This is a predicted structure of a 304-nucleotide RNA (Bacterial RNase P class A) from a Hydrogenophilaceae bacterium. Its Rfam family is "Bacterial RNase P class A". Rfam classes the family as a ribozyme. The sequence was found by an Rfam model in a public genome assembly.

RNA sequence: CGGGUUGGCCGGACAGCCGCUGCGCGCCUUGGCGCGGAGAGGAAAGUCCGGGCUCCGCAGAGCAGGAUGCCGGCUAACGGCCGGACGCCGCAAGGCGAGGAACAGGGCCACAGAGACGAGCCGGUUAAGACCGGGGUGAAACGCGGUAACCUCCAUCCGGAGCAACACCAAAUAGGCAGGCGAUGACGCGGCUCGCCGAGUCUGCGGGUAGGUGGCUUGAGCCCGCCAGCAAUGGCGGGCCUAGAGGAAUGGCUGUCAUGGGGGCAACCCCUUACAGAACCCGGCUUACAGGCCAACCCUUUCU
Numbered sequence: 001c002g003g004g005u006u007g008g009c010c011g012g013a014c015a016g017c018c019g020c021u022g023c024g025c026g027c028c029u030u031g032g033c034g035c036g037g038a039g040a041g042g043a044a045a046g047u048c049c050g051g052g053c054u055c056c057g058c059a060g061a062g063c064a065g066g067a068u069g070c071c072g073g074c075u076a077a078c079g080g081c082c083g084g085a086c087g088c089c090g091c092a093a094g095g096c097g098a099g100g101a102a103c104a105g106g107g108c109c110a111c112a113g114a115g116a117c118g119a120g121c122c123g124g125u126u127a128a129g130a131c132c133g134g135g136g137u138g139a140a141a142c143g144c145g146g147u148a149a150c151c152u153c154c155a156u157c158c159g160g161a162g163c164a165a166c167a168c169c170a171a172a173u174a175g176g177c178a179g180g181c182g183a184u185g186a187c188g189c190g191g192c193u194c195g196c197c198g199a200g201u202c203u204g205c206g207g208g209u210a211g212g213u214g215g216c217u218u219g220a221g222c223c224c225g226c227c228a229g230c231a232a233u234g235g236c237g238g239g240c241c242u243a244g245a246g247g248a249a250u251g252g253c254u255g256u257c258a259u260g261g262g263g264g265c266a267a268c269c270c271c272u273u274a275c276a277g278a279a280c281c282c283g284g285c286u287u288a289c290a291g292g293c294c295a296a297c298c299c300u301u302u303c304u
Base pairs, nucleotide, nucleotide: 002299003298004297005296006295007294008293009292010291012257013256014255015254016253017252018251020039021038023036024035025034026033027032028031041275045286046285048284049283050282051281052280053162054161055160056159065158066157067156068155069154070084071083072082073081074080086097087096088095089094100153101152105151106150107147108146109145117143121134122133123132124131125130166214167213168212169211176205177204178203179202180201181200188196189195221240222239223238224237225236226235227234228233258273260271261270262269263268
């Protein structure tokens, strides 16, 4: 220099203007205005595992069903992660691996072979049953054959449903319950009396609906340093608060620059900005991803 392996990071930048959704302060007031500050991701995705949280169920245990399966560790937990052994691939760095039990039982065993576990051929012994020996095929032929990403057995784990969970506040209308008044005329006819009308009317309670509020973001949280540990991870100290919508905000325009593509001799011009987008939260796995950056290691060649 070239080719690779593993791990990590970024994934348009800056400025101005106009909007949108929360928050704080102030003003008017129940919806606005002004100012300040915040506002998508490494996967927010698939919803495939695991947990928190909520409700329902539940004496305890079991059956059924499901998941996992070398050894040790980490963790709230896991089917995740780390370390080690083993097997396979690679010259190597490294990558991949659902891997307990085949004297509990059942099933299956390509080709070859008489036969894949149960029979059969030939020879000998024997009354028979049975026993002994034999040739060849094949990975394997009575020898504890192979197969459990076939059933099964064993061990461990798993109650169900999910934020449209769930809790609270609570109209109008209709209906329900209780009480008062009412054909000796209630209620109503704008306040009173007369008069008219003619069967309901008034109050309270409770359930549900529309609507609203909470749950809703301070959390197994993020960053830095030190310590323990090979590591995953844990402990300690310091600092920080970083979206919370609800038919659902997170956008648009302009300028300069960047990236990629196209055109032009050139000055320059045009187009594009990867995958994708929160919805109760968290730990993983998987999948998608234009392009770029960093570190460590391996291999080939050459030079010193």